[in-house]
RNA sequence: AUCUAUCUUCGGGGUAAGGUGAAAUUCCUAACCGGCGGUUAAAGUCCGCGAGCGCAAGCUGAAUCAGUGAAAUUCUGAUACCGACAGUUACAGUCUGGAUGGGAGAAGACAGAA
Repeated sequence: AUCUAUCUUCGGGGUAAGGUGAAAUUCCUAACCGGCGGUUAAAGUCCGCGAGCGCAAGCUGAAUCAGUGAAAUUCUGAUACCGACAGUUACAGUCUGGAUGGGAGAAGACAGAA
């Protein structure tokens, strides 16, 4: 260092400022955010997983162009796009709630195996 069992800990961020209105962090102008593993090199938009729905099979969002390079849909530049359910005096990725939950997984402890 590897595998197996048990245990412990950790394990999701975000509406500034303004407008309309009786009422909106929900609309409008805008602002902001990005779980986990993988990938020749770093990913919200590639591949898969988790979360969500069904609770059985299964279903489930979104990116292009240019540049550098041996290698990047991951970096740099530019311009885009996406985001569960329930609630709400008015439509929510960001507020409140299920959730002091679940969780992909990460780190460690201990025992055993070869």

Background: Model confidence (mean pLDDT): 85 of 100. Predicted 3D model of a 114-nucleotide RNA (FMN riboswitch aptamer (RFN element)) from Carnobacteriaceae bacterium zg-C25. NCBI's taxonomy places the organism under Bacteria, Bacillati, Bacilli, Lactobacillales, Carnobacteriaceae. The RNAcentral record of the sequence draws on Rfam.